[in-house]
Molecule: transfer RNA
Organism: Lachnospiraceae bacterium
RNA sequence: GCUUCAAUAGCUCAGUUGGUAGAGCACUUCACUCGUAAUGAAGGGGUCGUCGGUUCGAGUCCGAUUUGAAGCU
Numbered sequence: 001g002c003u004u005c006a007a008u009a010g011c012u013c014a015g016u017u018g019g020u021a022g023a024g025c026a027c028u029u030c031a032c033u034c035g036u037a038a039u040g041a042a043g044g045g046g047u048c049g050u051c052g053g054u055u056c057g058a059g060u061c062c063g064a065u066u067u068g069a070a071g072c073u
Base pairs, nucleotide, nucleotide: 001072002071003070004069005068006067007066010025011024012023013022019056027043028042029041030040031039049065050064051063052062053061
């Protein structure tokens, strides 16, 4: 230098043919308990790496770019 893959909640990861962004763990509150843990119920938390484009509508499609990983030379 070139090619491929990855980037989504605090962490680990889903997200179907483009149609209102989800799970587990963690966190907060409540119940239960003499108390703690465990368990049960409820809740908060996201401009989907960044910029632009296509579209009525983009996490998803297209281009550029940043970071990381792997490969080739």